[in-house]
RNA sequence: AAGAAGGGUAUGCGAGAGAGCUGGCAGGUUUGAAUUUGCCGGCCGCCGAAGGGACAAGUCUUUAUUUUACCAAAAUACAAGAUGAAAUUCUCAGGCAGAAGGAUCAUAUCUGGACA
Numbered sequence: 001a002a003g004a005a006g007g008g009u010a011u012g013c014g015a016g017a018g019a020g021c022u023g024g025c026a027g028g029u030u031u032g033a034a035u036u037u038g039c040c041g042g043c044c045g046c047c048g049a050a051g052g053g054a055c056a057a058g059u060c061u062u063u064a065u066u067u068u069a070c071c072a073a074a075a076u077a078c079a080a081g082a083u084g085a086a087a088u089u090c091u092c093a094g095g096c097a098g099a100a101g102g103a104u105c106a107u108a109u110c111u112g113g114a115c116a
Stems, first nucleotide, its partner, number of pairs: 006111007018044001020043010045096003051092001052090003058083005063077005
């Protein structure tokens, strides 16, 4: 099930933060001073919304105590372990003119096949 979550594709929305300083090499422009492009490094300053890491209550397990003649079961308590979300947090990665990218959301469509 008149099809949940999730996934693919297309279109649209979509924030933040230095076009920072500097060295080397190779080129372009220029009479020259100089300026500019690419590559490889160094030095700081920042941002959080690709991706990734961290965790609260709660829940579960172990332990102890109590109830009980015992078991089972239940309650309570500390400690340990596991699990545990985000736009919180870290800043590894990524990013800091524009473009690109961009969590998320909306619409359409293709799936998916039971939860939300």
Overview
Predicted 3D model of a 116-nucleotide RNA (Glycine riboswitch aptamer) from Peptoclostridium litorale DSM 5388. The same sequence occurs in records of 2 taxa. Its Rfam family is "Glycine riboswitch aptamer". Rfam 15.1 lists 9,425 matches to the family in 5,228 species. Model confidence (mean pLDDT): 78 of 100.